The RNA shown here (c-di-GMP-I riboswitch aptamer) has 85 nucleotides and comes from a Candidatus Dadabacteria bacterium. Of the family's consensus pairs, 95% are formed in the model. The sequence was found by an Rfam model in a public genome assembly. Model confidence (mean pLDDT): 85 of 100.
RNA sequence: AAACGAUAAUGGCAAACCAUUUGAAAGAAUGGGACGCAAAGUUUCGGGCCUAAGGCUGUUUGCUACCGGUUGCCGGACUGCCGAA
Numbered sequence: 001a002a003a004c005g006a007u008a009a010u011g012g013c014a015a016a017c018c019a020u021u022u023g024a025a026a027g028a029a030u031g032g033g034a035c036g037c038a039a040a041g042u043u044u045c046g047g048g049c050c051u052a053a054g055g056c057u058g059u060u061u062g063c064u065a066c067c068g069g070u071u072g073c074c075g076g077a078c079u080g081c082c083g084a085a
Base pairs, nucleotide, nucleotide: 004083005082012037013036017032018031019030020029021028022027035072041078042077043076045075046074047073048070049069050068054067055066058063
């Protein structure tokens, strides 16, 4: 230094739920609150899943690709604390 991750240490984040705001919706933000997390830090790059008001692609006129969301769905990329086996 890399891999790796402990009944170690310093700490960190914050699910569900509640209140307020926002959005067509999925959802998001703030505060409270802790289910949990060694990247539960950042990024939608690939896949999956969710939404469908409006625009718009293809249509068998039912739908559907894209513009939306989810990083605490999985993987990739970038970055980071500590140091037992």